[in-house]
RNA sequence: GGGCGAUUAGCUCAGUUGGUAGAGCAUCUCGUUUACACCGAGAGGGUCAAAGGUUCGAGUCCUUUAUCGCCCA
Numbered sequence: 001g002g003g004c005g006a007u008u009a010g011c012u013c014a015g016u017u018g019g020u021a022g023a024g025c026a027u028c029u030c031g032u033u034u035a036c037a038c039c040g041a042g043a044g045g046g047u048c049a050a051a052g053g054u055u056c057g058a059g060u061c062c063u064u065u066a067u068c069g070c071c072c073a
Stems, first nucleotide, its partner, number of pairs: 001072007010025004019056001027043005049065005
């Protein structure tokens, strides 16, 4: 220098054919317990890596950039 893949909650990851963002774990509250843990109920937490474009509408499609990994030279 060229090619491919990944980037979504604190962590690990889903998200189908474009139609208002989800799970598990973790955190907090309540219940339960003498207490802790387990268990049950609930809550908070997101600029979907950044910018732009297409569209009535983008996590999803297109372009560029950034970071990480792999391969070729």